The RNA shown here (transfer RNA) has 71 nucleotides and comes from a Patescibacteria group bacterium.
[in-house]
RNA sequence: GCGAGAUUAUUUUAACGGUAAAAUGUCUGUUUUCCAAACAGACGUUGCGGGUUCGACUCCCGCAUCUCGCA
Numbered sequence: 001g002c003g004a005g006a007u008u009a010u011u012u013u014a015a016c017g018g019u020a021a022a023a024u025g026u027c028u029g030u031u032u033u034c035c036a037a038a039c040a041g042a043c044g045u046u047g048c049g050g051g052u053u054c055g056a057c058u059c060c061c062g063c064a065u066c067u068c069g070c071a
Base pairs, nucleotide, nucleotide: 001070002069003068004067005066006065007064011023012022013021018054025043026042027041028040029039030038047063048062049061050060051059
């Protein structure tokens, strides 16, 4: 230099155009003599900028970061 892929909550991952989800984490409560575990509730998320569409995590373009391959 060329090509391919990835980017979603604190973290690990779902969601193939129609209300963004689970686990984990933090906080509160119940239980326990206390701690841990368990149970219940609350908090929190689509890398950035555009385009298409009635409607975009999803399709298209650019940028950024990371990974892999070729030279």
Model confidence (mean pLDDT): 81 of 100. Lineage of the source: Bacteria > Bacteria candidate phyla.